[in-house]
RNA sequence: UAACAUAUUUGGCAAACUUUUUGAAAAAAAAGGACGCAAAGCCAUGGGUCUAAGGGUUGAUUAUGUCUAUGACUGCCAGGUUGCCUUC
Numbered sequence: 001u002a003a004c005a006u007a008u009u010u011g012g013c014a015a016a017c018u019u020u021u022u023g024a025a026a027a028a029a030a031a032g033g034a035c036g037c038a039a040a041g042c043c044a045u046g047g048g049u050c051u052a053a054g055g056g057u058u059g060a061u062u063a064u065g066u067c068u069a070u071g072a073c074u075g076c077c078a079g080g081u082u083g084c085c086u087u088c
Base pairs, nucleotide, nucleotide: 012037013036017032018031019030020029021028022027035075041081042080043079045078046077047076048073049072050071054068055067056066057065
């Protein structure tokens, strides 16, 4: 370097959905429940997506629309960081 064979644990997290609560919403928390995940642990730092209370704007002076995160998503992708296993 190549080929063949062989080992691969203890376990962990928890999608959709249901109930309750919080929130303007997106969404989040708790309980149940498992679609899946070798980081589906943590961090909103970069990109991306979602929402629009507040603010701006349009106008029919009251409808509708539109712009905007300071809000949210780490189970969207990266990055940082911390872990588990291993015939090593």